[in-house]
RNA sequence: GCAGAGUAGGCUGCGGAGCGUCAAGUGCCUGGUGAACAGGGAGUUGUCACCGGGACGAAAAGGAUUUUUCUCUUGUGUAUGGAUGAGGGAAUCUUCCUUGCGGUUCCGCCGCCGCAUCCCGCUGC
Numbered sequence: 001g002c003a004g005a006g007u008a009g010g011c012u013g014c015g016g017a018g019c020g021u022c023a024a025g026u027g028c029c030u031g032g033u034g035a036a037c038a039g040g041g042a043g044u045u046g047u048c049a050c051c052g053g054g055a056c057g058a059a060a061a062g063g064a065u066u067u068u069u070c071u072c073u074u075g076u077g078u079a080u081g082g083a084u085g086a087g088g089g090a091a092u093c094u095u096c097c098u099u100g101c102g103g104u105u106c107c108g109c110c111g112c113c114g115c116a117u118c119c120c121g122c123u124g125c
Stems, first nucleotide, its partner, number of pairs: 001125004009113003013109006019102003028054008039120004060099005068091009
């Protein structure tokens, strides 16, 4: 001098467990705080996390269960009302299940990308 290894982190796919579907989350814009960035040092207008603000915006379907109310049929009973048993229907309420949906969260695995940059170092030639 040339070539190379390796970080945090990010992404696709697959698997598992959740959350939401009563709209949180994700994505976008923006303010603040903090953290990390290969073996050492420095480190951004880049990365990530957290706390706010703003705009936009969605896929549900079926089944079971439970509460209350209304109503229909029929039986018992019977005085007028009413009471009561059985069955059906509607609305409402509770908790679940199944199949979906969400630029959904976390974990595991394979693969890919990956020090902004600067100095020094490591491996090979």

A computed fold for a 125-nucleotide RNA from a sheep gut metagenome, annotated as THF (Tetrahydrofolate) riboswitch aptamer. Model confidence (mean pLDDT): 76 of 100.